[in-house]
Context: one part of a larger RNA
RNA sequence: GAACGAACGCUGGCGGCGUGGUUUAGGCAUGCAAGUCGCACGAGAAAGUUCCUUUCGGGGAACGAGUAGAGUGGCGCAAGGGUGAGUAAUGCAUGGGUAACCUGCCCGCGAGUCUGGGAUAACCUCGCUCCGGCUUACCGGAGCUACCGAAAGGGGGGCUAAUACCGGAUGUUGUGUCGGUGUCGCAUGGCGCCGACAUGAAAGGGGGGGAUCAGCUUCGGCUGACCUUCCACUCGCGGAGGGGCCCAUGUCCUAUUAGCUUGUUGGUGGGGUAACGGCCUACCAAGGCAUCGAUGGGUAGCCGGCCUUAGAGGGUGACCGGUCACACUGGCACUGAGACACUGGCCAGACUCCUACGGGAGGCUGCAGUCGAGAAUCUUCUGCAAUGGGCGAAAGCCUGACAGAGCGACGCCGCGUGGGGGAAGAAGGCUUUCGAGUUGUAAACCCCUGUCACGGGUUACGAAGGGUGUCCCGCUUAAUACGCGGGGCUUCCGGACAAAGGCCCGAGAGGAAGCCACGGCUAACUCCGUGCCAGCAGCCGCGGUAAUUCGGAGGUGGCAAGCGUUGUUC
Numbered sequence: 001g002a003a004c005g006a007a008c009g010c011u012g013g014c015g016g017c018g019u020g021g022u023u024u025a026g027g028c029a030u031g032c033a034a035g036u037c038g039c040a041c042g043a044g045a046a047a048g049u050u051c052c053u054u055u056c057g058g059g060g061a062a063c064g065a066g067u068a069g070a071g072u073g074g075c076g077c078a079a080g081g082g083u084g085a086g087u088a089a090u091g092c093a094u095g096g097g098u099a100a101c102c103u104g105c106c107c108g109c110g111a112g113u114c115u116g117g118g119a120u121a122a123c124c125u126c127g128c129u130c131c132g133g134c135u136u137a138c139c140g141g142a143g144c145u146a147c148c149g150a151a152a153g154g155g156g157g158g159c160u161a162a163u164a165c166c167g168g169a170u171g172u173u174g175u176g177u178c179g180g181u182g183u184c185g186c187a188u189g190g191c192g193c194c195g196a197c198a199u200g201a202a203a204g205g206g207g208g209g210g211a212u213c214a215g216c217u218u219c220g221g222c223u224g225a226c227c228u229u230c231c232a233c234u235c236g237c238g239g240a241g242g243g244g245c246c247c248a249u250g251u252c253c254u255a256u257u258a259g260c261u262u263g264u265u266g267g268u269g270g271g272g273u274a275a276c277g278g279c280c281u282a283c284c285a286a287g288g289c290a291u292c293g294a295u296g297g298g299u300a301g302c303c304g305g306c307c308u309u310a311g312a313g314g315g316u317g318a319c320c321g322g323u324c325a326c327a328c329u330g331g332c333a334c335u336g337a338g339a340c341a342c343u344g345g346c347c348a349g350a351c352u353c354c355u356a357c358g359g360g361a362g363g364c365u366g367c368a369g370u371c372g373a374g375a376a377u378c379u380u381c382u383g384c385a386a387u388g389g390g391c392g393a394a395a396g397c398c399u400g401a402c403a404g405a406g407c408g409a410c411g412c413c414g415c416g417u418g419g420g421g422g423a424a425g426a427a428g429g430c431u432u433u434c435g436a437g438u439u440g441u442a443a444a445c446c447c448c449u450g451u452c453a454c455g456g457g458u459u460a461c462g463a464a465g466g467g468u469g470u471c472c473c474g475c476u477u478a479a480u481a482c483g484c485g486g487g488g489c490u491u492c493c494g495g496a497c498a499a500a501g502g503c504c505c506g507a508g509a510g511g512a513a514g515c516c517a518c519g520g521c522u523a524a525c526u527c528c529g530u531g532c533c534a535g536c537a538g539c540c541g542c543g544g545u546a547a548u549u550c551g552g553a554g555g556u557g558g559c560a561a562g563c564g565u566u567g568u569u570c
Stems, first nucleotide, its partner, number of pairs: 001570004006566005013415006019408002026371003030368003035075003040072002048063006082326003091251008101243003106239007114168004123158004127144007147154002174199011204231006212225005252298003259289003264286008301323004305316004328349005351362004379405001381404003387401001388399004418448004428439004452511001454506006462497001465493003469489007514559005519540003525554005535542002
């Protein structure tokens, strides 16, 4: 000199863009942060309104509404968001390998979607006491807050549906075995063709329909078969994107850590995995690593980058992006295409809370917010309008991702606090050799301007779309239905930000300057006070009676909505 996620002191007008818990991965009140689908399925309220009826207590019907809430089922919840504890290599970076692998949703292609069955949630129900009937079993009647439990939650019995679950069939092709064969390679082998045997699948839902058929019919029709279309389903091949595993090289300090290792190193058999492998297991062998630093100890997430620098290098890893790890602490698996799963489950532990003392509930390292510790770090805000994500055929719903606003001079950038004129120079201050000098064109005063802030008016971008109706064209089709794609018109919905921003008008110099330094380094000097005191100080050093180094004042220098100090890096 440059830099910072900074902090502290004094000061502080406006705006834009960024940025803000670096310490206790300490504890957390409260609210929200993951749902959605009725076009998979069966059930299905209430308040209220209207009407009928009534013994005026009530009862019933319709609408509310196939709505709400719940349940079965599907997809999502493994993404998005947070943090850096652990990790020195099971990580990361770069480059390769997989002839050792997986892949839901999406895209392309091929083939198919036949026929049966039994359950289970939801829903309904449960008890006790007394009396009578022959005692029991059982039946009838009466009463009671009507299975157990304080709760969390749980049990017995009965009924029912499906794209839930389970059989059978078929099966291009897949898988396995056997036989034949082509081609390629990198050792195990890979890719392909032909044949035989065995084995392996499915689910329907929405819309529309001329004829035909079937069932029901109140003879109006309704439902289905059938045809068609859209979405979904099954098997297989390929793709895209995503991941698993393996190898090489690189990746901090310490030798005042020199030896380490028994599933250890290798083999065989077996198991396990999507897959190779001591990954696991039994047996066998005795290996494997290490001064090119093994093992141990300390520290640390890694990278793109960022800071500095002429470069080489050094330092660093906040924000943004990639990746890894973690989710109260430790362990474990289940489900699933994917997890050993932040707002899923189980066990153990610590802590907090509830309890009827029998037993239960919880996990902010999501967004806000709170306490604590700390030099130190924000709103319990608005909105799904945009972008993106989940579900859905769609409308749409959800989304503390995100978009915005708020707070903080924390940083960078921009603007302003006025402009011109104005005296041989007011007053005041300070100094003085008492002549004057300086503050100083500075002020006053005159003439202007109108940024920002203030008041009034006016107005856009961010929006593309989506729905209804209608018309046209194309595809599909038996079809002018339906559906899909494109286009025209119509009408409805559609902006949190935003009382912002832009533009116009008004008024008025009015509301807006400080901080540090002045001995040398280093730009800037005098007076007074103090008297080795009080104090200053980055280094050299100042202060003991004239201190340009202390304190005050005037003046000057520097920077400026900041200026200094401290810390850290180069």
The part of an RNA shown here (small-subunit ribosomal RNA, 5' domain) has 570 nucleotides and comes from a metagenome.
The coordinates come from a structure-prediction model, not an experiment, and the mean pLDDT is 84.
The full RNA is in RNAcentral, with records from SILVA.
It matches the Rfam family "Bacterial small subunit ribosomal RNA". Rfam links the family to the GO terms structural constituent of ribosome and ribosome.